Transfer RNA from Paeniglutamicibacter antarcticus, 73 nucleotides, folded computationally. Its Rfam family is "tRNA". Rfam's curators write: Transfer RNA (tRNA) molecules are approximately 80 nucleotides in length. RNAcentral records the identical sequence in 2 taxa. The source organism's lineage runs through Bacteria, Bacillati, Actinomycetota, Micrococcales and Paeniglutamicibacter. The sequence is in RNAcentral, with records from ENA and Rfam. Its mean pLDDT, the model's own confidence on a scale to 100, is 83.

[in-house]
RNA sequence: GGGGAGGUAGCUCAGUUGGUAGAGCAGCGGAUUCCAAACUCGCAGGCCGCAGGUUCGAGCCCUGUCCACCCCG
Numbered sequence: 001g002g003g004g005a006g007g008u009a010g011c012u013c014a015g016u017u018g019g020u021a022g023a024g025c026a027g028c029g030g031a032u033u034c035c036a037a038a039c040u041c042g043c044a045g046g047c048c049g050c051a052g053g054u055u056c057g058a059g060c061c062c063u064g065u066c067c068a069c070c071c072c073g
Base pairs, nucleotide, nucleotide: 001072002071003070004069006067007066010025011024012023013022019056027043028042029041030040049065050064051063052062053061
């Protein structure tokens, strides 16, 4: 330099055909317990790597760019 697959919540990952972003764990609160753990109920937490474009509408489509991984040279 070329190709591939990725970047979404603190972490691991979903997100279908473009139509108001979800789960598990972690965190916080309640119930339970003599206390705690376990279990259980609830709450909070992200505008989707960044910047543009298309569209009535973009995590999803297009362009550029950054980061880490794999392959080729």